[in-house]
Molecule: transfer RNA
Organism: Candidatus Woesearchaeota archaeon
RNA sequence: GCCCCAGUAGCUUAGCCUGGUUCGAGCGGAUGGCUGUUAACCAUCAGGUCAUCGGUUCAAAUCCGAUCUGGGGCG
Repeated sequence: GCCCCAGUAGCUUAGCCUGGUUCGAGCGGAUGGCUGUUAACCAUCAGGUCAUCGGUUCAAAUCCGAUCUGGGGCG
RNA backbone atom coordinates (compact mmCIF):
# COMPACT_ATOMS: atom_id res chain seq x y z
P G A 1 -0.63 3.71 3.60
O5' G A 1 -0.97 2.81 2.30
C5' G A 1 -0.70 3.36 1.01
C4' G A 1 -0.69 2.23 0.00
C3' G A 1 -1.92 1.36 0.00
O3' G A 1 -2.98 1.94 -0.76
C1' G A 1 0.00 0.00 0.00
P C A 2 -4.50 1.69 -0.37
O5' C A 2 -4.75 0.21 -0.88
C5' C A 2 -4.72 -0.10 -2.26
C4' C A 2 -4.85 -1.60 -2.47
C3' C A 2 -6.04 -2.26 -1.80
O3' C A 2 -7.25 -2.09 -2.52
C1' C A 2 -4.10 -3.53 -1.36
P C A 3 -8.61 -2.05 -1.80
O5' C A 3 -8.85 -3.56 -1.34
C5' C A 3 -9.00 -4.60 -2.30
C4' C A 3 -9.04 -5.95 -1.65
C3' C A 3 -10.08 -6.12 -0.55
O3' C A 3 -11.39 -6.35 -1.06
C1' C A 3 -8.01 -7.01 0.18
P C A 4 -12.65 -5.92 -0.19
O5' C A 4 -12.71 -7.01 0.97
C5' C A 4 -12.91 -8.38 0.66
C4' C A 4 -12.78 -9.24 1.90
C3' C A 4 -13.65 -8.85 3.08
O3' C A 4 -14.98 -9.30 2.94
C1' C A 4 -11.45 -9.28 3.83
P C A 5 -16.19 -8.51 3.64
O5' C A 5 -15.99 -8.84 5.18
C5' C A 5 -16.13 -10.17 5.66
C4' C A 5 -15.77 -10.28 7.12
C3' C A 5 -16.50 -9.33 8.04
O3' C A 5 -17.81 -9.76 8.35
C1' C A 5 -14.21 -9.34 8.57
P A A 6 -18.93 -8.69 8.65
O5' A A 6 -18.55 -8.16 10.11
C5' A A 6 -18.58 -9.02 11.24
C4' A A 6 -17.95 -8.36 12.46
C3' A A 6 -18.59 -7.04 12.92
O3' A A 6 -19.74 -7.26 13.69
C1' A A 6 -16.23 -6.83 12.88
P G A 7 -20.86 -6.13 13.68
O5' G A 7 -20.26 -5.00 14.63
C5' G A 7 -19.82 -5.32 15.95
C4' G A 7 -19.21 -4.10 16.64
C3' G A 7 -20.20 -2.95 16.84
O3' G A 7 -19.98 -2.32 18.09
C1' G A 7 -18.33 -2.22 15.57
P U A 8 -20.95 -2.68 19.30
O5' U A 8 -22.43 -2.41 18.75
C5' U A 8 -22.92 -1.08 18.66
C4' U A 8 -24.41 -1.08 18.81
C3' U A 8 -24.94 -1.69 20.10
O3' U A 8 -24.85 -0.80 21.20
C1' U A 8 -26.19 -2.53 18.29
P A A 9 -24.25 -1.30 22.55
O5' A A 9 -25.42 -1.11 23.61
C5' A A 9 -25.78 0.20 24.08
C4' A A 9 -26.30 0.15 25.50
C3' A A 9 -25.40 -0.58 26.51
O3' A A 9 -25.45 0.09 27.75
C1' A A 9 -27.56 -1.53 26.52
P G A 10 -24.26 1.13 28.07
O5' G A 10 -23.22 0.18 28.85
C5' G A 10 -21.98 0.73 29.35
C4' G A 10 -21.31 -0.30 30.25
C3' G A 10 -21.07 -1.64 29.57
O3' G A 10 -19.84 -1.66 28.89
C1' G A 10 -22.19 -2.00 31.62
P C A 11 -19.75 -2.33 27.41
O5' C A 11 -19.68 -3.88 27.71
C5' C A 11 -18.57 -4.44 28.39
C4' C A 11 -18.78 -5.93 28.65
C3' C A 11 -19.16 -6.74 27.41
O3' C A 11 -18.02 -7.13 26.66
C1' C A 11 -20.66 -7.24 29.15
P U A 12 -18.17 -7.34 25.06
O5' U A 12 -19.07 -8.67 24.94
C5' U A 12 -18.57 -9.92 25.37
C4' U A 12 -19.60 -11.01 25.16
C3' U A 12 -20.21 -11.09 23.76
O3' U A 12 -19.37 -11.77 22.84
C1' U A 12 -21.92 -11.22 25.38
P U A 13 -19.44 -11.40 21.26
O5' U A 13 -21.01 -11.24 21.01
C5' U A 13 -21.63 -11.92 19.97
C4' U A 13 -23.11 -12.12 20.26
C3' U A 13 -24.06 -11.68 19.14
O3' U A 13 -24.12 -12.65 18.10
C1' U A 13 -24.92 -11.00 21.23
P A A 14 -24.45 -12.16 16.59
O5' A A 14 -26.05 -12.13 16.63
C5' A A 14 -26.77 -13.32 16.84
C4' A A 14 -28.26 -13.09 16.81
C3' A A 14 -28.82 -12.39 15.58
O3' A A 14 -28.89 -13.26 14.47
C1' A A 14 -29.87 -11.58 17.53
P G A 15 -28.64 -12.68 12.98
O5' G A 15 -29.76 -11.55 12.83
C5' G A 15 -31.12 -11.90 12.71
C4' G A 15 -31.97 -10.66 12.79
C3' G A 15 -31.74 -9.64 11.68
O3' G A 15 -32.46 -9.98 10.50
C1' G A 15 -31.82 -8.54 13.77
P C A 16 -31.65 -10.36 9.16
O5' C A 16 -30.98 -8.98 8.70
C5' C A 16 -31.77 -7.86 8.41
C4' C A 16 -30.94 -6.76 7.79
C3' C A 16 -30.13 -7.18 6.58
O3' C A 16 -30.06 -6.10 5.65
C1' C A 16 -28.67 -6.40 8.28
P C A 17 -31.07 -6.15 4.39
O5' C A 17 -30.42 -7.28 3.42
C5' C A 17 -29.18 -7.03 2.79
C4' C A 17 -28.62 -8.32 2.23
C3' C A 17 -29.52 -9.04 1.25
O3' C A 17 -29.40 -8.49 -0.06
C1' C A 17 -28.64 -10.57 2.83
P U A 18 -30.59 -8.71 -1.17
O5' U A 18 -31.85 -8.10 -0.40
C5' U A 18 -32.96 -7.57 -1.15
C4' U A 18 -34.20 -7.57 -0.29
C3' U A 18 -34.05 -6.95 1.10
O3' U A 18 -35.26 -6.27 1.44
C1' U A 18 -34.82 -9.18 1.30
P G A 19 -35.38 -4.76 1.03
O5' G A 19 -35.58 -4.00 2.42
C5' G A 19 -34.68 -4.21 3.52
C4' G A 19 -34.99 -3.25 4.65
C3' G A 19 -36.44 -3.18 5.05
O3' G A 19 -36.53 -2.94 6.46
C1' G A 19 -35.74 -1.07 4.29
P G A 20 -37.52 -3.85 7.33
O5' G A 20 -38.77 -2.89 7.54
C5' G A 20 -38.64 -1.68 8.28
C4' G A 20 -39.98 -1.12 8.60
C3' G A 20 -41.06 -2.15 8.89
O3' G A 20 -41.86 -1.69 9.97
C1' G A 20 -41.76 -0.75 7.12
P U A 21 -41.48 -2.22 11.44
O5' U A 21 -42.75 -1.85 12.32
C5' U A 21 -43.54 -0.71 12.00
C4' U A 21 -44.58 -0.52 13.09
C3' U A 21 -44.01 -0.60 14.50
O3' U A 21 -44.75 0.27 15.33
C1' U A 21 -45.60 -2.32 14.19
P U A 22 -44.11 1.65 15.73
O5' U A 22 -43.14 1.23 16.93
C5' U A 22 -41.94 1.92 17.16
C4' U A 22 -41.36 1.56 18.50
C3' U A 22 -40.28 0.46 18.48
O3' U A 22 -39.19 0.85 19.30
C1' U A 22 -41.96 -0.06 20.05
P C A 23 -37.80 1.16 18.62
O5' C A 23 -37.02 -0.22 18.76
C5' C A 23 -37.35 -1.31 17.96
C4' C A 23 -36.26 -2.35 18.01
C3' C A 23 -35.82 -2.77 19.42
O3' C A 23 -36.66 -3.75 19.98
C1' C A 23 -33.93 -2.36 18.04
P G A 24 -37.62 -3.39 21.17
O5' G A 24 -37.98 -4.79 21.80
C5' G A 24 -37.06 -5.47 22.63
C4' G A 24 -36.84 -6.89 22.12
C3' G A 24 -36.09 -7.76 23.12
O3' G A 24 -36.98 -8.31 24.08
C1' G A 24 -35.06 -7.93 21.02
P A A 25 -36.48 -8.45 25.59
O5' A A 25 -35.47 -9.67 25.53
C5' A A 25 -35.88 -10.94 25.04
C4' A A 25 -34.72 -11.88 24.91
C3' A A 25 -33.84 -12.02 26.14
O3' A A 25 -34.41 -12.90 27.10
C1' A A 25 -32.49 -11.73 24.24
P G A 26 -34.15 -12.65 28.64
O5' G A 26 -32.69 -13.23 28.88
C5' G A 26 -32.41 -14.61 28.66
C4' G A 26 -30.91 -14.85 28.75
C3' G A 26 -30.23 -14.30 29.98
O3' G A 26 -30.37 -15.14 31.12
C1' G A 26 -29.00 -13.71 28.07
P C A 27 -30.52 -14.48 32.54
O5' C A 27 -29.07 -13.88 32.84
C5' C A 27 -27.96 -14.74 33.00
C4' C A 27 -26.67 -13.96 33.02
C3' C A 27 -26.55 -12.87 34.06
O3' C A 27 -26.27 -13.37 35.37
C1' C A 27 -25.78 -12.05 32.01
P G A 28 -26.92 -12.66 36.63
O5' G A 28 -26.35 -11.17 36.55
C5' G A 28 -24.97 -10.92 36.83
C4' G A 28 -24.63 -9.46 36.57
C3' G A 28 -25.45 -8.44 37.34
O3' G A 28 -25.01 -8.29 38.69
C1' G A 28 -25.33 -7.78 35.09
P G A 29 -26.08 -7.94 39.82
O5' G A 29 -26.61 -6.47 39.41
C5' G A 29 -25.73 -5.35 39.44
C4' G A 29 -26.48 -4.07 39.16
C3' G A 29 -27.72 -3.83 39.99
O3' G A 29 -27.40 -3.31 41.27
C1' G A 29 -28.22 -3.40 37.73
P A A 30 -28.36 -3.66 42.50
O5' A A 30 -29.67 -2.79 42.23
C5' A A 30 -29.60 -1.37 42.20
C4' A A 30 -30.97 -0.77 41.91
C3' A A 30 -32.11 -1.31 42.76
O3' A A 30 -32.18 -0.66 44.04
C1' A A 30 -32.76 -1.36 40.50
P U A 31 -32.74 -1.48 45.29
O5' U A 31 -34.30 -1.60 45.02
C5' U A 31 -35.12 -0.44 44.93
C4' U A 31 -36.51 -0.78 44.48
C3' U A 31 -37.20 -1.88 45.26
O3' U A 31 -37.73 -1.47 46.51
C1' U A 31 -37.50 -2.27 42.96
P G A 32 -37.84 -2.54 47.68
O5' G A 32 -39.02 -3.52 47.24
C5' G A 32 -40.35 -3.05 47.20
C4' G A 32 -41.25 -4.03 46.48
C3' G A 32 -41.39 -5.42 47.11
O3' G A 32 -42.27 -5.45 48.23
C1' G A 32 -41.06 -5.64 44.79
P G A 33 -42.09 -6.60 49.33
O5' G A 33 -42.53 -7.94 48.56
C5' G A 33 -43.87 -8.09 48.12
C4' G A 33 -44.04 -9.40 47.38
C3' G A 33 -43.67 -10.64 48.18
O3' G A 33 -44.72 -11.05 49.06
C1' G A 33 -42.73 -10.79 46.02
P C A 34 -44.36 -11.65 50.47
O5' C A 34 -43.68 -13.04 50.15
C5' C A 34 -44.40 -14.06 49.48
C4' C A 34 -43.48 -15.21 49.10
C3' C A 34 -42.64 -15.75 50.24
O3' C A 34 -43.38 -16.67 51.04
C1' C A 34 -41.27 -15.41 48.34
P U A 35 -43.37 -16.56 52.66
O5' U A 35 -41.87 -16.93 53.00
C5' U A 35 -41.31 -18.19 52.61
C4' U A 35 -39.98 -18.40 53.29
C3' U A 35 -40.01 -18.10 54.80
O3' U A 35 -39.20 -18.99 55.54
C1' U A 35 -38.43 -16.72 53.71
P G A 36 -39.43 -19.09 57.13
O5' G A 36 -38.52 -17.95 57.73
C5' G A 36 -39.03 -17.04 58.72
C4' G A 36 -37.88 -16.40 59.47
C3' G A 36 -36.84 -15.76 58.57
O3' G A 36 -37.18 -14.44 58.26
C1' G A 36 -35.78 -17.18 60.14
P U A 37 -36.93 -13.87 56.71
O5' U A 37 -35.34 -13.79 56.57
C5' U A 37 -34.63 -12.77 57.25
C4' U A 37 -33.15 -12.93 57.04
C3' U A 37 -32.70 -13.03 55.58
O3' U A 37 -32.62 -11.75 54.95
C1' U A 37 -31.63 -14.71 56.84
P U A 38 -32.83 -11.63 53.40
O5' U A 38 -31.55 -12.32 52.77
C5' U A 38 -30.28 -11.68 52.81
C4' U A 38 -29.17 -12.60 52.38
C3' U A 38 -29.25 -13.14 50.96
O3' U A 38 -28.82 -12.21 49.98
C1' U A 38 -28.71 -14.90 52.43
P A A 39 -29.48 -12.20 48.55
O5' A A 39 -29.09 -13.63 47.94
C5' A A 39 -27.75 -13.90 47.54
C4' A A 39 -27.57 -15.36 47.22
C3' A A 39 -28.43 -15.90 46.09
O3' A A 39 -27.85 -15.64 44.82
C1' A A 39 -28.61 -17.33 47.93
P A A 40 -28.79 -15.26 43.55
O5' A A 40 -29.67 -16.58 43.34
C5' A A 40 -29.06 -17.80 42.92
C4' A A 40 -30.05 -18.93 43.01
C3' A A 40 -31.34 -18.74 42.23
O3' A A 40 -31.20 -19.10 40.87
C1' A A 40 -31.85 -19.42 44.42
P C A 41 -31.95 -18.24 39.71
O5' C A 41 -33.51 -18.48 40.02
C5' C A 41 -34.09 -19.77 39.94
C4' C A 41 -35.50 -19.74 40.46
C3' C A 41 -36.41 -18.68 39.86
O3' C A 41 -36.92 -19.08 38.60
C1' C A 41 -36.64 -18.63 42.19
P C A 42 -37.16 -17.98 37.45
O5' C A 42 -38.45 -17.18 37.97
C5' C A 42 -39.68 -17.89 38.14
C4' C A 42 -40.72 -16.95 38.74
C3' C A 42 -40.87 -15.60 38.08
O3' C A 42 -41.61 -15.65 36.87
C1' C A 42 -40.80 -15.32 40.40
P A A 43 -41.35 -14.62 35.69
O5' A A 43 -41.96 -13.25 36.24
C5' A A 43 -43.35 -13.16 36.49
C4' A A 43 -43.67 -11.82 37.16
C3' A A 43 -43.16 -10.59 36.44
O3' A A 43 -44.00 -10.22 35.35
C1' A A 43 -42.67 -10.41 38.73
P U A 44 -43.37 -9.48 34.07
O5' U A 44 -43.08 -8.00 34.59
C5' U A 44 -44.14 -7.17 35.01
C4' U A 44 -43.65 -5.96 35.75
C3' U A 44 -42.67 -5.07 35.01
O3' U A 44 -43.31 -4.19 34.11
C1' U A 44 -41.86 -5.47 37.18
P C A 45 -42.55 -3.67 32.80
O5' C A 45 -41.47 -2.69 33.42
C5' C A 45 -41.86 -1.52 34.12
C4' C A 45 -40.68 -0.85 34.77
C3' C A 45 -39.58 -0.41 33.83
O3' C A 45 -39.87 0.82 33.19
C1' C A 45 -38.63 -1.49 35.71
P A A 46 -39.16 1.17 31.76
O5' A A 46 -37.72 1.67 32.17
C5' A A 46 -37.56 2.77 33.05
C4' A A 46 -36.14 2.88 33.53
C3' A A 46 -35.11 2.97 32.41
O3' A A 46 -34.94 4.30 31.98
C1' A A 46 -34.43 1.35 33.99
P G A 47 -34.68 4.58 30.40
O5' G A 47 -33.22 4.02 30.14
C5' G A 47 -32.10 4.55 30.84
C4' G A 47 -30.90 3.64 30.67
C3' G A 47 -30.55 3.31 29.23
O3' G A 47 -29.78 4.34 28.64
C1' G A 47 -30.56 1.35 30.53
P G A 48 -30.28 4.99 27.24
O5' G A 48 -29.88 3.90 26.14
C5' G A 48 -28.60 3.33 26.14
C4' G A 48 -28.19 2.97 24.75
C3' G A 48 -28.43 4.01 23.68
O3' G A 48 -27.31 4.08 22.82
C1' G A 48 -29.42 1.97 23.04
P U A 49 -26.38 5.42 22.78
O5' U A 49 -26.89 6.24 21.51
C5' U A 49 -28.22 6.61 21.37
C4' U A 49 -28.39 7.47 20.15
C3' U A 49 -27.75 6.94 18.87
O3' U A 49 -28.66 6.03 18.27
C1' U A 49 -27.32 9.27 19.14
P C A 50 -28.47 5.42 16.84
O5' C A 50 -27.75 4.04 17.16
C5' C A 50 -26.34 3.91 17.36
C4' C A 50 -26.00 2.44 17.16
C3' C A 50 -25.49 2.14 15.75
O3' C A 50 -24.45 1.16 15.88
C1' C A 50 -27.37 0.80 16.21
P A A 51 -23.34 1.08 14.73
O5' A A 51 -22.21 2.04 15.22
C5' A A 51 -21.87 2.09 16.62
C4' A A 51 -20.71 3.04 16.82
C3' A A 51 -20.84 4.36 16.07
O3' A A 51 -21.58 5.30 16.80
C1' A A 51 -18.75 3.39 15.60
P U A 52 -22.58 6.32 16.03
O5' U A 52 -21.59 7.33 15.30
C5' U A 52 -20.72 8.16 16.08
C4' U A 52 -19.88 9.03 15.15
C3' U A 52 -20.65 9.77 14.09
O3' U A 52 -21.24 10.97 14.58
C1' U A 52 -18.78 8.72 13.12
P C A 53 -22.63 11.47 13.93
O5' C A 53 -22.20 12.05 12.51
C5' C A 53 -21.32 13.16 12.40
C4' C A 53 -20.87 13.37 10.96
C3' C A 53 -21.97 13.47 9.93
O3' C A 53 -22.59 14.76 9.90
C1' C A 53 -20.30 12.03 9.13
P G A 54 -24.14 14.86 9.45
O5' G A 54 -24.16 14.44 7.90
C5' G A 54 -23.73 15.35 6.92
C4' G A 54 -23.47 14.67 5.60
C3' G A 54 -24.67 14.19 4.80
O3' G A 54 -25.40 15.23 4.16
C1' G A 54 -22.97 12.57 4.73
P G A 55 -26.95 14.99 3.83
O5' G A 55 -26.96 13.89 2.68
C5' G A 55 -26.40 14.17 1.41
C4' G A 55 -26.40 12.95 0.52
C3' G A 55 -27.76 12.38 0.18
O3' G A 55 -28.40 13.10 -0.87
C1' G A 55 -26.31 10.61 0.79
P U A 56 -30.00 13.13 -0.94
O5' U A 56 -30.41 11.63 -1.34
C5' U A 56 -30.05 11.10 -2.60
C4' U A 56 -30.54 9.66 -2.73
C3' U A 56 -32.01 9.47 -2.43
O3' U A 56 -32.83 9.79 -3.54
C1' U A 56 -30.74 7.81 -1.31
P U A 57 -34.13 10.72 -3.36
O5' U A 57 -35.13 9.79 -2.55
C5' U A 57 -35.57 8.56 -3.08
C4' U A 57 -36.25 7.73 -2.03
C3' U A 57 -37.32 8.45 -1.22
O3' U A 57 -38.55 8.55 -1.92
C1' U A 57 -35.94 7.18 0.23
P C A 58 -39.43 9.88 -1.82
O5' C A 58 -39.96 9.86 -0.34
C5' C A 58 -40.65 11.00 0.20
C4' C A 58 -41.32 10.62 1.51
C3' C A 58 -40.44 9.87 2.50
O3' C A 58 -39.67 10.75 3.28
C1' C A 58 -42.47 8.71 2.26
P A A 59 -38.15 10.42 3.56
O5' A A 59 -38.25 9.14 4.51
C5' A A 59 -38.79 9.26 5.82
C4' A A 59 -38.99 7.91 6.45
C3' A A 59 -37.72 7.06 6.57
O3' A A 59 -37.00 7.38 7.74
C1' A A 59 -39.51 5.75 5.69
P A A 60 -35.39 7.43 7.63
O5' A A 60 -34.96 5.89 7.48
C5' A A 60 -35.35 4.94 8.47
C4' A A 60 -34.26 3.93 8.69
C3' A A 60 -32.96 4.52 9.26
O3' A A 60 -32.33 3.52 10.07
C1' A A 60 -32.53 3.55 7.15
P A A 61 -32.61 3.47 11.60
O5' A A 61 -31.48 2.48 12.19
C5' A A 61 -30.14 2.88 12.20
C4' A A 61 -29.22 1.68 12.17
C3' A A 61 -29.13 0.99 10.79
O3' A A 61 -28.15 1.60 9.98
C1' A A 61 -29.52 -0.60 12.51
P U A 62 -28.43 1.80 8.37
O5' U A 62 -28.77 0.31 7.85
C5' U A 62 -27.77 -0.70 7.92
C4' U A 62 -28.35 -2.02 7.47
C3' U A 62 -28.79 -2.02 6.01
O3' U A 62 -28.47 -3.27 5.41
C1' U A 62 -30.62 -2.56 7.42
P C A 63 -27.19 -3.35 4.44
O5' C A 63 -27.61 -2.40 3.22
C5' C A 63 -28.30 -2.92 2.08
C4' C A 63 -28.41 -1.88 1.01
C3' C A 63 -27.15 -1.03 0.77
O3' C A 63 -26.21 -1.71 -0.02
C1' C A 63 -29.05 0.38 0.91
P C A 64 -24.65 -1.44 0.15
O5' C A 64 -24.44 0.03 -0.42
C5' C A 64 -24.65 0.29 -1.79
C4' C A 64 -24.33 1.74 -2.09
C3' C A 64 -23.02 2.27 -1.54
O3' C A 64 -21.90 1.90 -2.33
C1' C A 64 -24.74 3.81 -1.05
P G A 65 -20.47 1.70 -1.66
O5' G A 65 -19.98 3.18 -1.35
C5' G A 65 -19.75 4.08 -2.42
C4' G A 65 -19.42 5.46 -1.88
C3' G A 65 -18.29 5.52 -0.86
O3' G A 65 -17.01 5.46 -1.45
C1' G A 65 -20.12 6.85 -0.14
P A A 66 -15.80 4.80 -0.66
O5' A A 66 -15.43 5.94 0.40
C5' A A 66 -14.93 7.19 -0.05
C4' A A 66 -14.92 8.20 1.09
C3' A A 66 -14.13 7.80 2.32
O3' A A 66 -12.74 7.99 2.18
C1' A A 66 -16.24 8.63 2.97
P U A 67 -11.72 7.06 2.95
O5' U A 67 -11.92 7.47 4.48
C5' U A 67 -11.62 8.79 4.91
C4' U A 67 -12.12 9.04 6.30
C3' U A 67 -11.58 8.13 7.39
O3' U A 67 -10.26 8.50 7.81
C1' U A 67 -13.91 8.33 7.66
P C A 68 -9.29 7.38 8.42
O5' C A 68 -9.89 7.09 9.85
C5' C A 68 -9.98 8.11 10.84
C4' C A 68 -10.68 7.59 12.09
C3' C A 68 -10.12 6.31 12.67
O3' C A 68 -8.95 6.54 13.45
C1' C A 68 -12.47 6.17 12.58
P U A 69 -7.83 5.40 13.52
O5' U A 69 -8.51 4.30 14.45
C5' U A 69 -8.86 4.57 15.80
C4' U A 69 -9.62 3.43 16.41
C3' U A 69 -9.00 2.05 16.26
O3' U A 69 -7.94 1.82 17.16
C1' U A 69 -11.31 1.91 15.75
P G A 70 -6.75 0.84 16.71
O5' G A 70 -7.42 -0.61 16.79
C5' G A 70 -7.83 -1.14 18.04
C4' G A 70 -8.59 -2.43 17.85
C3' G A 70 -7.89 -3.51 17.06
O3' G A 70 -6.90 -4.21 17.80
C1' G A 70 -10.12 -3.34 16.34
P G A 71 -5.65 -4.87 16.97
O5' G A 71 -6.33 -6.11 16.22
C5' G A 71 -6.89 -7.17 16.96
C4' G A 71 -7.56 -8.17 16.05
C3' G A 71 -6.71 -8.74 14.92
O3' G A 71 -5.81 -9.76 15.37
C1' G A 71 -8.83 -8.15 14.09
P G A 72 -4.44 -9.98 14.50
O5' G A 72 -4.92 -10.61 13.13
C5' G A 72 -5.50 -11.91 13.11
C4' G A 72 -6.04 -12.24 11.74
C3' G A 72 -5.05 -12.23 10.60
O3' G A 72 -4.21 -13.38 10.56
C1' G A 72 -7.02 -11.12 9.93
P G A 73 -2.75 -13.29 9.85
O5' G A 73 -3.08 -13.19 8.29
C5' G A 73 -3.71 -14.28 7.62
C4' G A 73 -4.03 -13.91 6.20
C3' G A 73 -2.85 -13.48 5.34
O3' G A 73 -2.08 -14.58 4.86
C1' G A 73 -4.64 -11.99 5.01
P C A 74 -0.52 -14.39 4.57
O5' C A 74 -0.51 -13.49 3.24
C5' C A 74 -1.08 -13.97 2.04
C4' C A 74 -1.01 -12.90 0.96
C3' C A 74 0.37 -12.29 0.72
O3' C A 74 1.24 -13.12 -0.07
C1' C A 74 -1.27 -10.59 0.82
P G A 75 2.82 -13.10 0.20
O5' G A 75 3.29 -11.66 -0.29
C5' G A 75 3.14 -11.30 -1.67
C4' G A 75 3.41 -9.83 -1.85
C3' G A 75 4.76 -9.32 -1.35
O3' G A 75 5.82 -9.61 -2.26
C1' G A 75 3.04 -7.84 -0.68